Predicted 3D model of a 159-nucleotide RNA (c-di-AMP riboswitch aptamer (ydaO/yuaA leader)) from Streptomyces lavendulae subsp. lavendulae. NCBI's taxonomy places the organism under Bacteria, Actinomycetota, Streptomycetaceae, Streptomyces, Streptomyces lavendulae. The sequence is in RNAcentral, with records from Rfam. Its mean pLDDT, the model's own confidence on a scale to 100, is 79.
C1' cells in the first nucleotide's frame, strides 16, 4: 500500500410502508366460564360502494372453460419432453434460453442522451365496470457504497 470479509455510524436505494400520543390501560368474542389482541392520531397507500356513464340486447356453426385484486413486472418465439387432467382431440403447468409491454439507478421536477439493472411474487374464493356520500383495510420487507453527462425552473449551502 493493496485486495477481501464482518460490525458500527454516516448518507443513499426499491417500496404506501413515514410522525407523535397513550400503555398493562384499552378493545374485540362468547349467556357464562374462559378466550384473544396493544390502541389512537396525522400523512400516505390500497381496496368496496349510486345517479350519469359505460358494458349488454341480432343470426349460424364448432371448440374450450371462471373472474377479480396489489404491484413495473405484461406479452410473444425457441429447446427440453419433464409432470397433472383427459377415450381422445386436447387444455393446463414445469425446466431452460432470448425477446418484449412496461419499470428503477445520489439534491428536486421536466426533457436530451448514455451505460448498468428489474421485467417478480402474492392475495380474493364464483364476487366486485366508472363511482359522491359512506364502508373496510396497509402503514412492511428487501439493499447499496462514487452514485455517467447535457439543457431549463427551482431548492439548499456559501459569500
Nucleotide at each position: 500500500g493493496g485486495g477481501c470479509a464482518g460490525c458500527a455510524a454516516u448518507c443513499g436505494c426499491c417500496g404506501a410502508g413515514u410522525c407523535c400520543c397513550c400503555g398493562u390501560c384499552a378493545g374485540g368474542c362468547g349467556c357464562g366460564a374462559g378466550c384473544c389482541u396493544g390502541g389512537g392520531g396525522a400523512g400516505c397507500c390500497g381496496g368496496g360502494g349510486a345517479c350519469c356513464c359505460a358494458c349488454a340486447u341480432g343470426u349460424g356453426u364448432c371448440c374450450c372453460u371462471g373472474g377479480g385484486g396489489u404491484g413495473a413486472a405484461u406479452c410473444g418465439g425457441a429447446c427440453c419432453a419433464c409432470c397433472u387432467c383427459g377415450c381422445a382431440a386436447g387444455a393446463g403447468g414445469g425446466g431452460c434460453c432470448c425477446g418484449u409491454a412496461g419499470g428503477a439507478g445520489a439534491c428536486c421536477u421536466u426533457c436530451c442522451u448514455g451505460c448498468u439493472c428489474c421485467g417478480a411474487a402474492c392475495c380474493c374464493g364464483u364476487c366486485a365496470g366508472c363511482u359522491a356520500a359512506c364502508c373496510c383495510g396497509g402503514u412492511a420487507g428487501g439493499c447499496g457504497a462514487g452514485a455517467g453527462g447535457g439543457a431549463a425552473g427551482g431548492a439548499a449551502a456559501g459569500g